[in-house]
Context: one part of a larger RNA
RNA sequence: UUGGGCGUAAAGCGUCCGCAGGUGGCAUUUCAAGUCGGCAGUCAAAGACCGGGGCUUAACCCUGGAAAGGCUGUUGAUACUGAAAAGCUAGAGUAGGGUAGGGGCAGAGGGAAUUCCCGGUGUAGCGGUGAAAUGCGUAGAGAUCGGGAAGAACACCGGUGGCGAAAGCGCUCUGCUGGGCCCAAACUGACACUAAGGGACGAAAGCUAGGGGAGCGAAAGGGAUUAGAUACCCCUGUAGUCUUAGCUGUAAACGAUGGAUACUAGGGGUAGCAGGUAUCGACCCCAGCUGUGCCGAAGCUAACGCGUUAAGUAUCCCGCCUGGGGAGUACGCACGCAAGUGUGAAACUC
Numbered sequence: 001u002u003g004g005g006c007g008u009a010a011a012g013c014g015u016c017c018g019c020a021g022g023u024g025g026c027a028u029u030u031c032a033a034g035u036c037g038g039c040a041g042u043c044a045a046a047g048a049c050c051g052g053g054g055c056u057u058a059a060c061c062c063u064g065g066a067a068a069g070g071c072u073g074u075u076g077a078u079a080c081u082g083a084a085a086a087g088c089u090a091g092a093g094u095a096g097g098g099u100a101g102g103g104g105c106a107g108a109g110g111g112a113a114u115u116c117c118c119g120g121u122g123u124a125g126c127g128g129u130g131a132a133a134u135g136c137g138u139a140g141a142g143a144u145c146g147g148g149a150a151g152a153a154c155a156c157c158g159g160u161g162g163c164g165a166a167a168g169c170g171c172u173c174u175g176c177u178g179g180g181c182c183c184a185a186a187c188u189g190a191c192a193c194u195a196a197g198g199g200a201c202g203a204a205a206g207c208u209a210g211g212g213g214a215g216c217g218a219a220a221g222g223g224a225u226u227a228g229a230u231a232c233c234c235c236u237g238u239a240g241u242c243u244u245a246g247c248u249g250u251a252a253a254c255g256a257u258g259g260a261u262a263c264u265a266g267g268g269g270u271a272g273c274a275g276g277u278a279u280c281g282a283c284c285c286c287a288g289c290u291g292u293g294c295c296g297a298a299g300c301u302a303a304c305g306c307g308u309u310a311a312g313u314a315u316c317c318c319g320c321c322u323g324g325g326g327a328g329u330a331c332g333c334a335c336g337c338a339a340g341u342g343u344g345a346a347a348c349u350c
Base pairs, nucleotide, nucleotide: 004321005320006319007304008303012318014201015200016199017198021194022193023192025088026087028085029084030083031082033081034080035077036076037075038074039073040072041071042070043069049065050064051063052062053061054060091191092188093187094186096183097182098181099180103177104176105175106174107173108172109171110154114150115149116148117147118146119145120144121143125136126135162169163168206247207246208245209244210243211242215241216240220236221235222234223233258317259316260315261314262313263312266295267294269292270291271290272289273288276285299306300305323350324349325348332343333342334341335340
């Protein structure tokens, strides 16, 4: 390199945007670069192949011939690819009319609970556990009632329900703002798909500086348990968890399943829109589109299972894999304040 693969065996970048590159809808004309055909030149000899001949055969040697293919030139063909010109509307997009939503950012407000503080009532316990103890409490705790403060999270609704590219998003209201879906078919006229490098976003933990700190709680201290107990259980409790501005750039970042398009039986749900019947309305019904779950034909699969949301049948593009360990280590380089991250071997060994 050919070939084989990537749900679970090794293997889909965490996700998206996007330059180059690769690939690309319908139809017409021209060109003839790719492509296909004819002819010519050339690809020394030897060797290889086919035929004939010479050493008794063979090896060996002599001799004649041909094919295929490459490159160059020339002359043709024009279906496909390509180029140019002028078009089309089924892909894509724009405008119009609707619509659902925890999509994002900012601001304002709310109640329950918790803890703390103050005051009233009130008295000996509270708390905790398998059982206890540490701890709190006669300096009046716990309980209960009233008042106040603070921070964090938003019960019910709530749903294999919704939205978002993913990470993720849930009290209410307001402002700003992104995307989707549906209807109809006005406009543009292939403007598309993918995407190396590049860029943006990216849970938690962690880092820098400022604020904040109720509850929880790495570390740490104490009490238990135990042979021991650097744990599990209990009492405390610092970073942190929250916020602002930056950094980090990783996760079992999982559907362990890259993106796009087309095609290939059905059945029962559910959400949005449209449509129909009906209606005061709610509701109900349904043959459309879009999303989201389940079960399953064919088919696929080593099996499990997947099955119109494919892991089926095909095409295009990207990423990745190549025995286990050594090792996601060493070295180098880049990035980072650091922690570290990205890239990423070999010896050796089985």